[in-house]
A computed fold for a 461-nucleotide part of an RNA from an uncultured bacterium, annotated as small-subunit ribosomal RNA, 3' major domain. The coordinates come from a structure-prediction model, not an experiment, and the mean pLDDT is 83. RNAcentral holds the full RNA, with entries from ENA and SILVA.

Context: one part of a larger RNA
RNA sequence: UGACGGGGACCCGCACAAGCGGUGGAGCGUGUUGUUUAAUUCGACGGUAAGCGAAGAACCUUACCCAGGCUUGACAUCCUGCGAAGGUCUCCGAAAGGAGACUGUGCCUUGUGAGCGCAGUGACAGGUGUUGCAUGGCCGUCGUCAGCUCGUGUCGUGAGAUGUUUGGUUAAGUCCAUCAACGAGCGCAACCCUUAUAGUUAGUUGAAUUUCUCUAGCUAGACUGCCCUGGUAACAGGGAGGAAGGAGGGGAUGAUGUCAGGUCAGUAUUACCCUUACGCCUGGGGCUACAAACACGCUACAAUGGCCGGUACAAAGGGCAGCCAACCCGCGAGGGGGAGCAAAUCCCAUCAAAACCGGUCCCAGUUCGGAUAGCAGGCUGAAACUCGCCUGCUUGAAGUCGGAAUCGCUAGUAAUGGUAGGUCAGCACACUACCGUGAAUACGUUCCCGGGUCUUGUACA
Repeated sequence: UGACGGGGACCCGCACAAGCGGUGGAGCGUGUUGUUUAAUUCGACGGUAAGCGAAGAACCUUACCCAGGCUUGACAUCCUGCGAAGGUCUCCGAAAGGAGACUGUGCCUUGUGAGCGCAGUGACAGGUGUUGCAUGGCCGUCGUCAGCUCGUGUCGUGAGAUGUUUGGUUAAGUCCAUCAACGAGCGCAACCCUUAUAGUUAGUUGAAUUUCUCUAGCUAGACUGCCCUGGUAACAGGGAGGAAGGAGGGGAUGAUGUCAGGUCAGUAUUACCCUUACGCCUGGGGCUACAAACACGCUACAAUGGCCGGUACAAAGGGCAGCCAACCCGCGAGGGGGAGCAAAUCCCAUCAAAACCGGUCCCAGUUCGGAUAGCAGGCUGAAACUCGCCUGCUUGAAGUCGGAAUCGCUAGUAAUGGUAGGUCAGCACACUACCGUGAAUACGUUCCCGGGUCUUGUACA
């Protein structure tokens, strides 16, 4: 000087408390461990791994296993020889591949030409092989916490200290006052995006006709500016006006560093290793197994509900190898059909469901719950057996609110209802967005957890 303390003082955070809803019990989905397996590819492991890489494993992907094949190679550069390239057909084969037959003579500056193909030769290619404890880059975390430093000066033999402490104040090392310090930098804040209000400009495809609404540009507006109180000041408390008030709400933005944190399998890359194989191609299988355990979700256990009928109101997105209307067929998934639309025009999508109105059920393992299973179908796709999704009929399991323990959330939030998108041929209970309905509680900081400042002890560095 740090680090640590079941030392002290002060302060903060959904950290506790006060509340609301969950998880832990059930069934199912997904991930992980373990076990099994020819293989169940690899990585991630407290917080900071476990719906994570993976924004989507039937083949492909694919890295794993079995089998069949190739060896200058699937890909790049150079050299030599031959041939246009290309196309059609036959045989073996699961395919890859192998063996043949036929056809074809192109382009331009006519040359040892270009491009392309085949064969050969070796230099080389290739490796998702190892090392994230050799690395770059990127990322997680402490933490959007308020800290981390420097120049000159001063103090100290020195390591270092001071500044950065102290008294206030703030979300903030934010600002004020003071002070052997005076200044400065990276952080904080502001500048950026979005949202709430108004004005104005322009309006197609929007507003069933000018106002209004809507769309997308510009501008205004909020600054403790005004008033009162306290205070030296910074600032704090209250009030007015105002759509908005003291950072208005949200986002992007992450200092010096820490964890030899994560990633050599995104890419790059040191060193090492393989080179008729640890490289490459193909068919099939596996990544989907299943005694058990864990993590994260979905659906429920019902009457604030289930079912039936009627009826109302969104936002944000996507669309040409696409979205697909009207109409017809089908109980339905879906099929036929073909209009419109590269989209404020048309379609997905009457764009919605909770909600509201009426009826029924009468507390039961039920008209709750839907697992499991059988049969019959539909769709995508060469192909749904291993191993996809959906529909109809039947079947109708566990489950009556969950032990110890544990998680999220302070307002348009939690809870709850649906919608869209990316990935994608097909496949979403995941993820990312969007809107609807819309709460309760916070006395307070003793305690638990994490963090900051000062101080104290130390046999630790």